[in-house]
Molecule: SAM-I/IV (S-adenosyl methionine) riboswitch aptamer
Organism: Acidobacteriota bacterium
RNA sequence: GGUCUGCAUCCAGAGGGGGCAACGCACCUGCGUACCCCCGCCAACCUGCCCGGUCCGGGCAAGGUGGCGCCCGAUCACGGAGAUGUGGCCGCAAGGCAACCAAGCGGACCCAC
Numbered sequence: 001g002g003u004c005u006g007c008a009u010c011c012a013g014a015g016g017g018g019g020c021a022a023c024g025c026a027c028c029u030g031c032g033u034a035c036c037c038c039c040g041c042c043a044a045c046c047u048g049c050c051c052g053g054u055c056c057g058g059g060c061a062a063g064g065u066g067g068c069g070c071c072c073g074a075u076c077a078c079g080g081a082g083a084u085g086u087g088g089c090c091g092c093a094a095g096g097c098a099a100c101c102a103a104g105c106g107g108a109c110c111c112a113c
């Protein structure tokens, strides 16, 4: 990178600056919802954290993704298409490494005293 496939979600939320070879539009030197870069933001799928441990709920948003113009049909329902997630890095493997200055709560069971 390609093919097949399980599960979950698709309500809501969140933009500024700069650049632009190719792409789209325009036609003279531009513009763009396309592409690239910087910063910011949204969300909370995975990892992590929430002061002994496990699980559940809730919280945080550091690490890994995703997002910050617009689906189509139907119309309480739902269907179709498509999308995203199902941590990252190193290593042949065994195994190892990094993860906030944030939050620092509730419940059940256990451990220790």
Stems, first nucleotide, its partner, number of pairs: 006086005015039005023032003040068003045064003048060003052110006071080003088097003